Annotation:
Predicted 3D model of a 1186-nucleotide part of an RNA (large-subunit ribosomal RNA, half B) from a Patescibacteria group bacterium. Its mean pLDDT, the model's own confidence on a scale to 100, is 84. The full RNA is in RNAcentral, with records from ENA.

Context: one part of a larger RNA
RNA sequence: CCUUCGUUAAGGAACUCGGCAAGACAGCGUGCGUACCCUCGGUAUAAGCACUGCCCGUAGCAAUACGGGCCGCAGCGAAAGAUCCCAGCCAACUGUUUAGCAAAAACACAGGUCCCUGCUAAGUCGUAAGACGAUGUAUAGGGGCUGACGCCUGCCCAAUGCCAGAAGGUUACGGAAGGGGGUUAGUCGCAAGACGAAGCUCUUAACCUAAGCCCUGGUGAAUGGCGGCCGUAACUAUAACGGUCCUAAGGUAGCGAAAUUCCUUGUCAGGUAAAUUCUGACCCGCACGAAAGGCGUAAUGAUCUGGGAACUGUCUCAACGAAGGAGCCGGCGAAGUUACAAUAGCGGUAAAGAUGCCGCUUACUCGCAGCAAGACGGAAAGACCCCAUGAAGCUUUACUAUAGUCUGACAUUGCAUUAAGAUGCUACCAUGCGUAGCAUAGGUGGGACGCUUUGAUCCUUCAUUUCAGGAUGAAGGGGAGCGGUCAGUGAAAUACCACCCUUGUAUUAUUUUGAUGCUAACCCUUUCGGGGGGACAGUGUUUGAUGGGUAGUUUAACUGGGGCGGUUGCCUCCUAAAUUGUAACGGAGGCGUUCAAAGGUCAACUAACUCCGGAUGGAAAUCGGAGUGAUAGCGCAAGAGCAUAUGUUGGCUUGAUUGUGAGACUAACAAGUCGAACAAGGUGGAAACACGGAUCUAGUGAUCCUUCACCUCUACGUGGGUAGGGUGAAGCUCAACGGAUAAAAGUUACUCUGGGGAUAACAGGCUGAUCCUAUCCAAGAGUCCACAUCGACGAUAGGGUUUGGCACCUCGAUGUCGGCUCGUCGCAUCCUGGGGGUGAAGCAGCUCCCAAGGGUAUGGCUGUUCGCCAUUUAAAGCGGUACGCGAGCUGGGUUCAGAACGUCGUGAGACAGUUUGGUCCUGAUCUGCUGUGAGCGUUGAAACUUGAGGGAGGUCAUCUCUAGUACGAGAGGACCGAGAUGAAUGAGCCUCUGGUGUACCAGUUGUCGCGCCCGCGGCAUAGCUGGGUAGCUAUCGCUCAGAAGAGAUAACCGCUGAAAGCAUCUAAGUGGGAAGCUCGUCCCAAGAUUAGGUUUCGUUUAGAUUCCUGGAAGACGACCAGGUUGAUAGGCUACAGGUGUAAGUCUGGUAACAGAUUCAGCCGAGUAGUACUAAUAGAUCGAAAA
Repeated sequence: CCUUCGUUAAGGAACUCGGCAAGACAGCGUGCGUACCCUCGGUAUAAGCACUGCCCGUAGCAAUACGGGCCGCAGCGAAAGAUCCCAGCCAACUGUUUAGCAAAAACACAGGUCCCUGCUAAGUCGUAAGACGAUGUAUAGGGGCUGACGCCUGCCCAAUGCCAGAAGGUUACGGAAGGGGGUUAGUCGCAAGACGAAGCUCUUAACCUAAGCCCUGGUGAAUGGCGGCCGUAACUAUAACGGUCCUAAGGUAGCGAAAUUCCUUGUCAGGUAAAUUCUGACCCGCACGAAAGGCGUAAUGAUCUGGGAACUGUCUCAACGAAGGAGCCGGCGAAGUUACAAUAGCGGUAAAGAUGCCGCUUACUCGCAGCAAGACGGAAAGACCCCAUGAAGCUUUACUAUAGUCUGACAUUGCAUUAAGAUGCUACCAUGCGUAGCAUAGGUGGGACGCUUUGAUCCUUCAUUUCAGGAUGAAGGGGAGCGGUCAGUGAAAUACCACCCUUGUAUUAUUUUGAUGCUAACCCUUUCGGGGGGACAGUGUUUGAUGGGUAGUUUAACUGGGGCGGUUGCCUCCUAAAUUGUAACGGAGGCGUUCAAAGGUCAACUAACUCCGGAUGGAAAUCGGAGUGAUAGCGCAAGAGCAUAUGUUGGCUUGAUUGUGAGACUAACAAGUCGAACAAGGUGGAAACACGGAUCUAGUGAUCCUUCACCUCUACGUGGGUAGGGUGAAGCUCAACGGAUAAAAGUUACUCUGGGGAUAACAGGCUGAUCCUAUCCAAGAGUCCACAUCGACGAUAGGGUUUGGCACCUCGAUGUCGGCUCGUCGCAUCCUGGGGGUGAAGCAGCUCCCAAGGGUAUGGCUGUUCGCCAUUUAAAGCGGUACGCGAGCUGGGUUCAGAACGUCGUGAGACAGUUUGGUCCUGAUCUGCUGUGAGCGUUGAAACUUGAGGGAGGUCAUCUCUAGUACGAGAGGACCGAGAUGAAUGAGCCUCUGGUGUACCAGUUGUCGCGCCCGCGGCAUAGCUGGGUAGCUAUCGCUCAGAAGAGAUAACCGCUGAAAGCAUCUAAGUGGGAAGCUCGUCCCAAGAUUAGGUUUCGUUUAGAUUCCUGGAAGACGACCAGGUUGAUAGGCUACAGGUGUAAGUCUGGUAACAGAUUCAGCCGAGUAGUACUAAUAGAUCGAAAA
């Protein structure tokens, strides 16, 4: 010193994030007594008060009760055995959970509600068989949300989901009318060639065809959502009220700075001396809100928060004691770590913080015990950050698949009936209305007659149809006529017959769909006789839909870290440093076209602006004149260029050609650019000539794939075929523009791997914008007056404490805020000291100069640094030191994993937002530091010293006197000087006051033992309790210290005094002047290797050690006392001191017990005496010279 314990004066939470830890109350029993609130059960052992031993008597069977007595500091006498109260949040409760950092507000829960499920149930597992559900049957089973109880649960169905619907739209496989192409028997043609049936073949496709989607509704205890602006009342303020816009609807009740409030420590009130916490209110709700429930709520909680009582070493402020370690001796005996080590300080330098480099300083060699400032100490290839065309988990309206589910077709798969649709055949069936016309005229032809007792005209009823006029048919009545020709109208003329058309009906056939029946496939069941279902279901193949249920993946780069933002290709200018080229998240702008003329050629012409003049006419229209001279124009950016025009106008035109291309530019490649000339055939021009788009430089996209056109290409036993190739075109905001794929987003705090100090957060470094400080100038303020004081606009330095910039060491780890402990340095000084100025009367101030010796607060709130507040103080300084200090402590904050709120996000999740919870390892090798030894040296020793050098210390206040004086109108009120007393700090000590004092004394409980009684002993924390010697120890006690004084100085004040006949503190000379400097005081100190000095002793040895007895000395060494010529220790005796009256005996009392003997007995360390015991006997070291 550590761990675990015991005790502690006075105070009593002042400690601290927080009463953490510890302590304390109470406890078992008895008797009293018990509030708010309440779900009437609780709360409650609430709280609080009193009693408790022993003996005797009485009552009782007894427990026990009552009465009387006895002892102690203390009677549940030891051990064991709740601290309590007042409030708030959350969760109703008991319970459960992250085995090993989270026990909670999280989970569960009873209760509530919604959804699904009719039994071969839904749901779940499984390829299936099968199983669970359940040997259950809607009072059952499954799933979601909420979470006792009480009062309640508002509005929105636009979006998403789910449910229902089926009219319409869309839609797959499959079926399929029709169309198009190829081929050609054949036909036509003089020929070239044209047309072209069937078949085959390529292709297209009306139409039929399910679920789904669109669509129409419903649904919120489904996923979810629940506004803005402006104005208005007779003070002001506010707005019951009004206007307007938007919405699916605009947040109701309740609550509200909250586990939710950023601003914020909101405001008010309470509590406190003082409160960022807490409670109650307010409402301006950044960003509460009604079953991801809202608001209350008794009880409950190792939950969280605030307050109080009690209590205490948590603290002021620490002390003593005990045990076990540590230390020393003996035995045994690891590990981490380790480039090498002959391993110092400071300043500098250096990959930017050096034991190892440079310089200076310091330092004899080697241990032991300790401390932890450094060795960017050890440990773990950093978990933060970035990177990787790394990984994994998770999510979703990322992409692509897929289990499952739904769905149509076909197969297993049969027989019927009926309805409807489509198509076809048949019919002696029906049907046909413009106008005109008697009227409902289908077309063409024939036609002059046809029908009628086998019942005409007509009447009634019914049916079908209708253009509502009628038409047709059936039945009945009735009993003889009716129609046509003609006329008239019209495009057409009716009777009757034939052939047809349109539309419809009927029959029948085929086919599709719906419904129904059947039984024989198939399924279930069975008492094996049957029964139930039934062509459905199931199963198979296939189609479409749905499908984070599952899977595989993607989710860019640049970047003064990353993210967010911005950018990504091309053109022009500047940067660019006079060829070219040249970067940046440098400074400015454009492009992703346009034009059939805005191209070619030939010819002609000259803008723009200003002024003056001139009808309408104006600032600008057209006209004239003058001036300037390219400012104009060239489709568009900019630059270059252009008047001989590349500008403007007109004529004619298509060179906006075909095949090539010497040679150059540019350039990694791929690309890109210019180009005379040759050949072909043209245009303009009289011609020379010009023309292969445009004044030039942007107007863009490789390869693969696909398509089209062309080609004397290639392959395939050959075709009028197919596939490929070549040439020329077309299809990409492949714009991340040299383009990974046809096809791709997120999240990780549950994370992982590989790397990086190539790259961030801390710290250092560089810089110094910002910051701080100072100076200069002086507009102005200061009544006047720039400079007592303040100082704008500006200027210049310094510092390296802020916020930054940079990214240089460190990512095979340099632990981060604050507090505690312990310091140390700077001075730009907070106090104290000395001075100058003052808008200094005094007192008190303001400002500047010198000065770093010393000093520089306790509390309330908050994690805070900071800050605010309370109360003190002479003052409550500012900074550096890895924002000093975690191998020194803490762990409240920040910054892992749990959980919640608000907000954001579809979601997984996220938040320099909030809230609650949450493992701090390390034995010291070296340096350093504090102590303490050994060796050697210093000429052999012992004693006493000097002091080079170093360290410590250095403080301040109040009061009294001077003096109520100086000063002042007064109020007030000094300098200088003298004294007293304190505060804080430090050193030493234990007489006093206290603390402790583990066996010094006494009391006492339980129990065991000494046979019992008596008396003792052991154990129970030293059992507990009351005291206490020595020692140790306390600002909790006592004593002392800072000084005085001297010297040299700072700012400053002087004397004399020139340079400069003056002036001047200075230049020569010479004074004063501070808590500061040097001495003085105290301590260390000759390893001060410069090793000093003095005295004495010394070979005849001086001396020292070992060994022994010990110690107020001590880890061990060491030091000190002593060793028989001895009081060193023990013992003994006496005393001090402590305790408090022993045992035994006697006496009294029934007994407990009391009294006497007796201020007794006992007594560790203290004081003194006394050799009784032990320090015996011995051994070792020990120099040179004379």